[in-house]
Predicted 3D model of a 377-nucleotide RNA (Bacterial RNase P class A) from a Planctomycetaceae bacterium.
Its Rfam family is "Bacterial RNase P class A". It is annotated as a ribozyme.
NCBI's taxonomy places the organism under Bacteria, Pseudomonadati, Planctomycetota, Planctomycetia, Planctomycetaceae.
The coordinates come from a structure-prediction model, not an experiment, and the mean pLDDT is 77.

RNA sequence: GAAGUGAACUGGAUGACCGCUGGCACACACAAUGCGUGCGAGAGGAAAGUCCGGGCUCCACAGGACAGGGUGGUCGGUAACGCCGACCGGUUGCGAAGUCAGGGAAAGUGCCACAGAAAAUAGACCGCCGAUGACCGCUAUUUGCGGAACAGGUAAGGGUGAAACGGUGCGGUAAGAGCGCACCAGCAGACAGGGUGACCUGUCUGGCUUGGCAAACCCCACCCGGAGCAAGGCCAAACAGGAAGCAGAUUUAGUCCGAAUCGCUAUCGACUUCCGGGUAGGCCGCUUGAGACGCCGAGCAAUCGGCGCCCUAGAUAAAUGGCCAUCGACCGUUUAAUCAACGGUAACAGAACCCGGCUUACAGGUUCACUUCGUUU
Numbered sequence: 001g002a003a004g005u006g007a008a009c010u011g012g013a014u015g016a017c018c019g020c021u022g023g024c025a026c027a028c029a030c031a032a033u034g035c036g037u038g039c040g041a042g043a044g045g046a047a048a049g050u051c052c053g054g055g056c057u058c059c060a061c062a063g064g065a066c067a068g069g070g071u072g073g074u075c076g077g078u079a080a081c082g083c084c085g086a087c088c089g090g091u092u093g094c095g096a097a098g099u100c101a102g103g104g105a106a107a108g109u110g111c112c113a114c115a116g117a118a119a120a121u122a123g124a125c126c127g128c129c130g131a132u133g134a135c136c137g138c139u140a141u142u143u144g145c146g147g148a149a150c151a152g153g154u155a156a157g158g159g160u161g162a163a164a165c166g167g168u169g170c171g172g173u174a175a176g177a178g179c180g181c182a183c184c185a186g187c188a189g190a191c192a193g194g195g196u197g198a199c200c201u202g203u204c205u206g207g208c209u210u211g212g213c214a215a216a217c218c219c220c221a222c223c224c225g226g227a228g229c230a231a232g233g234c235c236a237a238a239c240a241g242g243a244a245g246c247a248g249a250u251u252u253a254g255u256c257c258g259a260a261u262c263g264c265u266a267u268c269g270a271c272u273u274c275c276g277g278g279u280a281g282g283c284c285g286c287u288u289g290a291g292a293c294g295c296c297g298a299g300c301a302a303u304c305g306g307c308g309c310c311c312u313a314g315a316u317a318a319a320u321g322g323c324c325a326u327c328g329a330c331c332g333u334u335u336a337a338u339c340a341a342c343g344g345u346a347a348c349a350g351a352a353c354c355c356g357g358c359u360u361a362c363a364g365g366u367u368c369a370c371u372u373c374g375u376u377u
Base pairs, nucleotide, nucleotide: 001373002372003371004370005369006368007367008366009365010364012327013326014325015324017322018321020042021041023039024038025037026036028034044348048359049358051357052356053355054354055353056228057227058226059225066258068224069223070222071221072220073087074086075085076084077083088102089100090099091098092097103219104218108217109216110213111212112211125158126157127154128153129152132151133150135147136146137145138144166184167183168182169181170180171179185209186208187206188205189204190203191202192201193200194199232284233283234282235281241275242274243273244272245271252266253265254264255263291310293308294307295306296305297304298303329345330344331343332342333341
């Protein structure tokens, strides 16, 4: 100097004028509340997606078998999680780093198109051999040589494919083959060492060596009540109820999404279905929290503890803004370049009970750590 990897921050500032919403204080007025003055506050890093986990509220709770759903290496963190951290293993990259839907294929079932001989209880298309049995020729007499390749053998070579019954070498054989041996890889077993553990390393023994897919059904381990602020309460106001329904006490119906059994309630009902009427107003829930910020300590980290200090929207058809000026950031014109001047631009996007995550979107700008390459010293 160039090219990268990972993480964090910001995403305008100041002033004046006008306007909106809540809170507090004062004052006027008033009993429905309204007006005025002052002080101070007012939309995010994702408020988004509604994908997870909770707090909170209501329902059930004797247990809810079963059904259904979720997660899936180990150890920690957390209120909890499908989240976060560290590590192990696989895999991509020269590397910093990234990524994994990471238990089981010998419990069972199923799938692997086409090509290929054959796709897992998997095989002979081209090849190689043809010792032995059979055929032919010569020689010769119970033998020898040669030919061809029928029977038979073979899976080392070639081909097909994403994948073809471990790899390399030597021996052996008619030709071959872990058939045998050496080394290596995998698997199984034994022992030793390291680590909380997943797992890693080493030694010895054994020719044991036959895929992939479970993000296929399935098996295993662990976990899981339901519904949701339109939850749920309080106040005020208004109205009008009617009809039908199965079964018959060891019954029937109801009982938080299904759910056996048990318990409880009911017997013409508080259940089910149909027809019809009234109400849609106000208040609470509603913002002090698993809270923000700073410092110290423990820990590799996630995070936890202690001390200090702060209160930072609560709307309800939905407020949190509009305009002007100056400065700043970026782009362009101009210039050898800079400055100046002029013009233009400013991302993704708006709370609605609250919180912890994940995922997605983002113009411009800044910072930190690390990797690789080149050059110079």